This is a predicted structure of a 131-nucleotide RNA (c-di-AMP riboswitch aptamer (ydaO/yuaA leader)) from Sulfobacillus sp. Its Rfam family is "c-di-AMP riboswitch aptamer (ydaO/yuaA leader)". From the family's description: This family represents a conserved RNA structure found upstream of the ydaO and yuaA genes in Bacillus subtilis and related genes in other bacteria.

């Protein structure tokens, strides 16, 4: 080289929402790294729109339907990762406030919540034994 097994519950999942230091503690408050988010030049774009307002985070939009819904299109499900195929599930909910195109420097917000889930194929890896 090869072959076997193994990598699921003190362990995962969706999302940016973890870690860490001080304050006697704290999920309060300040801070730090990290991760994600807004605004903001030239230059590009757009050039006619400004109540039918606009526009931001998010996958969470379309279209059709008398109502129930139905369809297309996104989006998520456990080796560490990728590829298809088949299954199951979601398509919310909030903001900001008349106003934002992109956008370096710089400004400047958030680490919330809310859950237990696919099945086996092929390819790379990592681990132990065998060789």
């Nucleotide at each position: 080289a090869c072959c076997u097994u193994g990598a699921a519950u003190a362990c995962g999942c969706c999302a940016a929402a973890u870690u860490c230091u001080g304050u006697a503690a704290a999920c309060a408050c300040a801070g730090a790294a990290a991760c994600g988010g807004a605004g903001a030049a030239c230059c590009c774009g757009a050039u006619u729109a400004u109540c039918u307002g606009g526009g931001g985070u998010g996958a969470a939009u379309u279209g059709c339907g008398a109502u129930u819904g139905c369809a297309a299109a996104g989006g998520g499900c456990a080796u560490g990762u990728c590829c298809a195929c088949g299954g199951c599930c979601c398509u919310a909910a909030c903001c900001c406030g008349u106003c934002a195109g992109c956008u370096a420097a710089c400004u400047u917000c958030g680490u919330a919540g809310g859950c237990g889930u696919u099945g086996g194929g092929g390819g790379c890896u990592c681990a132990a034994g065998g060789g």